[in-house]
RNA sequence: GAAGCAGGUCAGACGAUCGCGUUCCGACUCGAUCGGAAUGAGGAAAGUCCGAACUCCAUAGGGCAGAGUGGUCCGUAACGCGGACCUCGGGUGACCGAGGGAAAGUGCCACAGAAACGACACGGUCUCGUUAUUGCGGGACAAAGGUGAAAUGGUGAGGUAAGAGCUCACCGCUUCAACGGCGACGUUGAAGGCAGGGCAAACCCCACUCGGAGCAAGACCAAAUAGGCGGAGAGAGGCGGCCCGUCUCGUUUGAUCCGCGGGUAGGUCGCUUGAGGCGCCGGGCAACCGGCGUCCUAGAGAAAUGAUCGUCGUCCCAAUUUAUGGGAUUACAGAAUUCGGCUUACCGACCUGCUUCGGUA
RNA sequence: GGGGACGUAGCUCAGUUGGGAGAGCGCUUGAAUGGCAUUCAAGAGGUCGAGGGUUCGAUUCCCUUCGUCUCCA
Numbered sequence: 001g002a003a004g005c006a007g008g009u010c011a012g013a014c015g016a017u018c019g020c021g022u023u024c025c026g027a028c029u030c031g032a033u034c035g036g037a038a039u040g041a042g043g044a045a046a047g048u049c050c051g052a053a054c055u056c057c058a059u060a061g062g063g064c065a066g067a068g069u070g071g072u073c074c075g076u077a078a079c080g081c082g083g084a085c086c087u088c089g090g091g092u093g094a095c096c097g098a099g100g101g102a103a104a105g106u107g108c109c110a111c112a113g114a115a116a117c118g119a120c121a122c123g124g125u126c127u128c129g130u131u132a133u134u135g136c137g138g139g140a141c142a143a144a145g146g147u148g149a150a151a152u153g154g155u156g157a158g159g160u161a162a163g164a165g166c167u168c169a170c171c172g173c174u175u176c177a178a179c180g181g182c183g184a185c186g187u188u189g190a191a192g193g194c195a196g197g198g199c200a201a202a203c204c205c206c207a208c209u210c211g212g213a214g215c216a217a218g219a220c221c222a223a224a225u226a227g228g229c230g231g232a233g234a235g236a237g238g239c240g241g242c243c244c245g246u247c248u249c250g251u252u253u254g255a256u257c258c259g260c261g262g263g264u265a266g267g268u269c270g271c272u273u274g275a276g277g278c279g280c281c282g283g284g285c286a287a288c289c290g291g292c293g294u295c296c297u298a299g300a301g302a303a304a305u306g307a308u309c310g311u312c313g314u315c316c317c318a319a320u321u322u323a324u325g326g327g328a329u330u331a332c333a334g335a336a337u338u339c340g341g342c343u344u345a346c347c348g349a350c351c352u353g354c355u356u357c358g359g360u361a
Numbered sequence: 362g363g364g365g366a367c368g369u370a371g372c373u374c375a376g377u378u379g380g381g382a383g384a385g386c387g388c389u390u391g392a393a394u395g396g397c398a399u400u401c402a403a404g405a406g407g408u409c410g411a412g413g414g415u416u417c418g419a420u421u422c423c424c425u426u427c428g429u430c431u432c433c434a
Base pairs, nucleotide, nucleotide: 001357002356003355004354005353006352007351008350009349010348012312013311014310015309016308017307018306020040021039022038023037024036025035026034027033028031042332046343047342049341050340051339052338053337054214055213056212057211061244062243063242064241066210067209068208069207070206071085072084073083074082075081086099087098088097089096090095100205101204105203106202107199108198109197122145124141125140126139127138128137129136130135153171154170155169156168157167158166172194173192174191175190176189177188178187179186180185218269219268220267221266228260229259230258231257232256235249236248237247238246276295277294278293279292280291281290282289283288313329314328315327316326317325318324362433363432364431365430366429367428368427371386372385373384374383380417388404389403390402391401392400410426411425412424413423414422
């Protein structure tokens, strides 16, 4: 210098004028008016895909069903998130991707092929009988050929009528033992001649987790009222799939349901200080944790956060040594109870660490 | 705030234990008719909404995403 890998930061700055929401203060003509001050979107506020806080239903109970997760250990309030490590695969490499079980059972594996799982020999090799030969019939074999995504361990040597784990060496596999590691797993040794394929993002098995609803949760105040009419009626509801259990209401003093006809539909709280941000120190490989200091930063309720101008900065175009002129200031997008993650969208700029190749000293 | 369904040819829709992409209408060409319609014969037309994954193989199974419709409060 070129090409890459991993991670992170920012998302124009300052000033002026006008406008909008919220809160506070002041004024009067008391209007949801006027004046002043403070404050006013994001890295994803998004998708709502996970996990929680909070609130109510029973201090959230038992069983079945159902759903989710899936290497190991750790972190965390929790998680399907994160970190480190393990195995396999890809890459020259930095690095990236995948992850329980297929000899518990069931199911599927189209076409082709002899054969796709207890099934088999198409074309072949060897041999016996018969035959003049071709051929026909019987037996042995699965090495080479052909099919396929996949064909019953691989390579080499011996062996044989021809062959074959039939035998041997190495590799792979299975079982056992020792050692190392918390563990996934690894290393070494011994034995076994091979015990048989793929799909579990097919059913299923194993291990672990899961009660439901959601701030329109829920609490309080105010307002309204009918305890109306007709019919069904012994069960109804908390409870969303079922059963058990439990609680509440009710069984002619009528719960509940259906139909008809009516009333109210305003306000306050929840509401933003939180598993919070930033800095330093300490522990830990890291995720993260602890201590100290410091900061307070929207809270509306159908919804405000905008526009213009100036200077600087950045980008583009023309011209070009500069100076200068013109244009743009843009991407994705916008709070609605609050957090932790994940995923997705995104103009452009910058920073850190690392890899490979080339050049120069 | 919380559920459900759908997206396949120009239009309306089928498509199941994963293996051929189809039907009706429409369109084009030809026949039949003096001509048109009906009719008959043949044909064209597809990123299966998009991207990725599992698998030998995906419209179908899984994940992400875009759009449309619908239900409850």
Source information:
Two RNAs folded together computationally: RNase P RNA and transfer RNA, 434 nucleotides in total. It holds a member of the Rfam family "Bacterial RNase P class A". Gene Ontology terms of the family: ribonuclease P activity, tRNA processing and dimeric ribonuclease P complex. The coordinates come from a structure-prediction model, not an experiment, and the mean pLDDT is 76.